[in-house]
RNA sequence: GGGCCUGUAGUCUAGUGGUACGACGCGUCAUUCGCAUUGACGAGGCGGGAGUUCGAUUCUCCCCAGGUCCA
Numbered sequence: 001g002g003g004c005c006u007g008u009a010g011u012c013u014a015g016u017g018g019u020a021c022g023a024c025g026c027g028u029c030a031u032u033c034g035c036a037u038u039g040a041c042g043a044g045g046c047g048g049g050a051g052u053u054c055g056a057u058u059c060u061c062c063c064c065a066g067g068u069c070c071a
Stems, first nucleotide, its partner, number of pairs: 001070007010024003018054001026042005047063005
């Protein structure tokens, strides 16, 4: 320098054009003499920009970061 893959919450992860899933963690409440466990509720997320579309996490292009292969 070039090819390919990946980027979703603090962490891990599902999601092939229409409201973003779940787990752990976090907060509040209940339970307990107290802690833990358990249960209920809640906050928190689509790497950045542009394009296509009525509508983009999803499709296209560029950039950024990481991985991998070739030179």
Predicted 3D model of a 71-nucleotide RNA (transfer RNA) from Candidatus Taylorbacteria bacterium RIFCSPLOWO2_01_FULL_48_100. Its mean pLDDT, the model's own confidence on a scale to 100, is 84. Taxonomically the source falls in Candidatus Tayloriibacteriota (Bacteria, Bacteria candidate phyla). It was read from a public genome assembly. Rfam family: tRNA. By type it is a transfer RNA.